[in-house]
Predicted 3D model of a 74-nucleotide RNA (transfer RNA) from a Candidatus Berkelbacteria bacterium. NCBI's taxonomy places the organism under Bacteria, Bacteria candidate phyla, Candidatus Berkelbacteria. Its mean pLDDT, the model's own confidence on a scale to 100, is 82. The sequence was found in a public genome assembly.

RNA sequence: CGGGACGUAGCGCAGCUUGGUAGCGCGUCUCAUUUGGGAUGAGAAGGUCGUGGGUUCAAAUCCCAUCGUCCCGA
Numbered sequence: 001c002g003g004g005a006c007g008u009a010g011c012g013c014a015g016c017u018u019g020g021u022a023g024c025g026c027g028u029c030u031c032a033u034u035u036g037g038g039a040u041g042a043g044a045a046g047g048u049c050g051u052g053g054g055u056u057c058a059a060a061u062c063c064c065a066u067c068g069u070c071c072c073g074a
Base pairs, nucleotide, nucleotide: 001073002072003071004070005069006068007067010026011025012024013023020057028044029043030042031041032040033039050066051065052064053063054062
């Protein structure tokens, strides 16, 4: 320098192909059960979907650029 993969809640990930209210598990908080803890059950909080633009009635999803990590090639 060229090519590719990945980036989504505190952590690990799905959702992208086929645009239509952002989800799952663990964790955190509250409540119930318990003498307490653990466990179980119920509920809740937590996200500018790496960043910036574009297309569209509507973008995590499509397009362009860019940043970070990793891999391959030179």